Predicted 3D model of a 73-nucleotide RNA (transfer RNA) from Phaeodactylum tricornutum CCAP 1055/1.
RNA sequence: GGGGGAAUAGCUCAGUUGGUAGAGCGAUCGCUUCGCAUGCGAUAGGUCGCGGGUUCGAUUCCCUCUUUCUCCA
Repeated sequence: GGGGGAAUAGCUCAGUUGGUAGAGCGAUCGCUUCGCAUGCGAUAGGUCGCGGGUUCGAUUCCCUCUUUCUCCA
């Protein structure tokens, strides 16, 4: 320098032939216990990497950029 992949909750990751996003773990609160742990329930937590384009509508499609992984040279 060139090819390909990834970026979504605090962490690990799903998701969607385009219609305002979920799980597990973690956090907080409650029930259970004399208390803790376990178990159960609830709640909070996300401008879906930045910017632009297409569209009535973009996390999803297209382009640039950034970070990162990998292959080739």
Rfam family: tRNA. The family's RNA type in Rfam is transfer RNA. The coordinates come from a structure-prediction model, not an experiment, and the mean pLDDT is 82.